[in-house]
Context: one part of a larger RNA
């Protein structure tokens, strides 16, 4: 220079409280903002920032009794969620092998490697901070042991099926969700009584198990033979006969549930509260997915692999079903996560993948106003 520029998008006001001290902290009331987000749940990344008590030098663009700051203490509980003990893709490594003078490079089998496949848990409750992990209720999976029943039946490898797949479009069957109701329940409703075609709020529920056989799909049986590196009753191929048989979805229904939850009602106590506790109705009609299920049509760029799983035989030599009891390893799990906690030197108007996504108007996830929920953005 100069007490100058600036104080980093947007709305606060009032009352009360705390305190040495309050525009800024806490509570209440009113107002406003977001609402395909400024709400909710994950992934990445961060690494205690989470919660409680205490504190105010520094940090906080002002102040601070406040804080993602400082101090002390606490908090993350799993057979089923995610990952490993399973599988493979690109890529990586690579026995033998090939190349090279070597160093080393390439690469078969194989191993490794999720962003994919496979794989058994749902609903409610709870705390200052964890929950598909704890608790309550109801399940399921694997293995071991025992009991009962039965006489057939495997494992590695092999062989076959399956897993198993594009994009676009039109329709079908469902459900999630939503709307409305003069219907149902409760509040308004009281301390005279009564109280509606009045008004407000609510009108729910999982996995699992069961029964049924719908939509849809498959031809089935017998015989033959030179295919599937050996074998095969399996798969594929050929012939003949015959329309009955077999498989079987999402959902709905029953159960789960004499349970949970639920509008609303609502204490005691010196104090701690809408807490503890109690608890109604649970229907009808309409709408309806981008979700689920099984098919169809069109197109050209022609749309993973392997294992789990199910057959077959070979070899081997013991299993299968039901019930009961028992066992169930390692790592993650707090919190932020369109952000003041991640990437940007900052409490930075930037950047950051996925899921789910209500109402009125609307073609719409646009836009405006709202619900649940969140916020008023740090002079």
């Nucleotide at each position: 220079g100069a007490g100058u520029a600036g104080c980093g998008a947007g709305a606060u006001g009032g009352a009360g409280g705390u305190g040495g001290g309050a525009a800024u902290c806490c509570u209440c009331c009113a107002g406003g903002c977001c609402g395909a987000a400024u709400a909710u749940c994950c992934a990445a990344g961060g690494a205690u920032u989470c919660c409680a008590g205490g504190g105010u030098a520094a940090a906080g663009c002002u102040g601070a009794u406040c804080u993602g700051c400082c101090c002390u203490g606490g908090g993350u509980a799993a057979g089923u969620c995610g990952g490993g003990g399973c599988c493979u893709a690109a890529g990586g490594c690579g026995a033998g092998g090939c190349g090279g003078a070597a160093a080393c490079g390439c690469g078969u089998a194989g191993c490794u490697g999720a962003u994919g496949g496979a794989c058994a848990a749902c609903a409610g409750g709870u705390g200052u901070a964890g929950a598909u992990u704890c608790c309550u209720g109801u399940a399921c999976c694997a293995c071991a042991u025992g009991a009962u029943a039965u006489c057939a039946g495997a494992a590695c490898u092999g062989u076959g099926g399956g897993g198993a797949c594009g994009c676009a479009g039109a329709a079908g069957g469902a459900u999630a969700g939503g709307a409305u109701g003069a219907c149902c329940g409760g509040g308004g409703a009281a301390a005279a009584g009564a109280a509606a075609a009045c008004u407000c709020c609510g009108g729910g529920c999982a996995a699992g198990c069961g029964a049924g056989g719908u939509a849809a799909g498959g031809g089935u049986a017998u015989g033959g033979a030179a295919g599937g590196c050996a074998a095969a009753u399996c798969c594929g191929c050929c012939a003949u006969a015959c329309a009955a048989c077999c498989u079987g979805a999402a959902u709905a229904c029953g159960u789960g549930a004499c349970g949970c939850g639920g509008a609303c009602c609502g204490a005691a106590c010196a104090a701690a509260a809408g807490u503890a506790g109690g608890g109604a109705a649970g229907c009808a009609u309409c709408u309806g997915a981008a979700u689920c299920c099984g098919g169809c049509u069109g197109c050209c760029a022609a749309g993973a692999a392997a294992a789990g799983c199910c057959g077959c035989u070979a070899u081997u030599g013991u299993g299968u079903a039901u019930c009961a009891u028992g066992u169930g390893c390692c790592c993650g799990u707090a919190c932020c996560g369109a952000a003041a906690a991640c990437c940007g030197a900052c409490a930075c108007a930037g950047g950051u993948g996925g899921a789910a996504a209500a109402g009125g108007a609307g073609a719409g996830a646009a836009u405006c106003c709202u619900a649940a929920g969140g916020c008023c953005g740090g002079c």
The part of an RNA shown here (large-subunit ribosomal RNA, domain III) has 379 nucleotides and comes from bacterium 1XD42-76. Its Rfam family is "Bacterial large subunit ribosomal RNA". Its family is annotated with ribosome and structural constituent of ribosome in the Gene Ontology. The prediction has a mean pLDDT of 81. RNAcentral holds the full RNA, with entries from ENA.